The RNA shown here (TPP riboswitch aptamer (THI element)) has 114 nucleotides and comes from Magnetospirillum fulvum MGU-K5.
Its mean pLDDT, the model's own confidence on a scale to 100, is 77.
Lineage of the source: Bacteria > Pseudomonadati > Pseudomonadota > Rhodospirillaceae > Magnetospirillum fulvum.
RNA sequence: GACAGACCGAAGGGGAGCCUCCGCGCAUGGAGGCUGAGAGGCCGGCAGACGCGUCGGCGACCCUUGGAACCUGAUCCGGGUCAUGCCGGCGAAGGGAUCGGAAUUACCGCCAUC
Numbered sequence: 001g002a003c004a005g006a007c008c009g010a011a012g013g014g015g016a017g018c019c020u021c022c023g024c025g026c027a028u029g030g031a032g033g034c035u036g037a038g039a040g041g042c043c044g045g046c047a048g049a050c051g052c053g054u055c056g057g058c059g060a061c062c063c064u065u066g067g068a069a070c071c072u073g074a075u076c077c078g079g080g081u082c083a084u085g086c087c088g089g090c091g092a093a094g095g096g097a098u099c100g101g102a103a104u105u106a107c108c109g110c111c112a113u114c
Base pairs, nucleotide, nucleotide: 001107007101008100009099010098011064012063013062014061017034018033019032020031021030022029023052024051041058042057043056044055045054046053070095071094072093076089077088078087079086
């Protein structure tokens, strides 16, 4: 400061990066490592070596206006790393998805100290 949120139900929004090794041309990939809540678990379709991804459905996870989940700025700035949104800044920036029920203070922000 708030009377909403924790809980329950339903609905909705969102991301899946980086490094190493192996493998793959009759392919619809495998193992390990970093950060993280999550780095794609299942089914189906279609691409691919300057490549190994993409689309749809389901699932896990996070977030839903008191909204740093996530997107934009951004092929941004500083630091660090084998490397990367890895850390900090940007950020009091601009966008961003909610209704119902129950409960009754268990909530949120700031400051100080440890």